The RNA shown here (transfer RNA) has 72 nucleotides and comes from a Candidatus Giovannonibacteria bacterium. Lineage of the source: Bacteria > Bacteria candidate phyla > Candidatus Giovannoniibacteriota. Its mean pLDDT, the model's own confidence on a scale to 100, is 83. The sequence was found in a public genome assembly. It matches the Rfam family "tRNA". Rfam classes the family as a transfer RNA.

RNA sequence: GGGCGUGUAGUUCAGUGGUAGAACGCUGUCCUGAUAAGACAGAGGUCCCAGGUUCGAUCCCUGGCACGCCCA
Repeated sequence: GGGCGUGUAGUUCAGUGGUAGAACGCUGUCCUGAUAAGACAGAGGUCCCAGGUUCGAUCCCUGGCACGCCCA
């Protein structure tokens, strides 16, 4: 330098055009002599950035950035 892939909650990942979800973690309550486990409730996201398409974009297109793999 070229090609491909990934980027979404604190972490690991779903979601592939129509108001963004799960598990674990975190907080509170219950339970217990106390803790763990368990039950219930809750908080937490400008969906990497900037443009474009569309009535509408996390999703499609273009460029950029970061990381990974391959080729040179």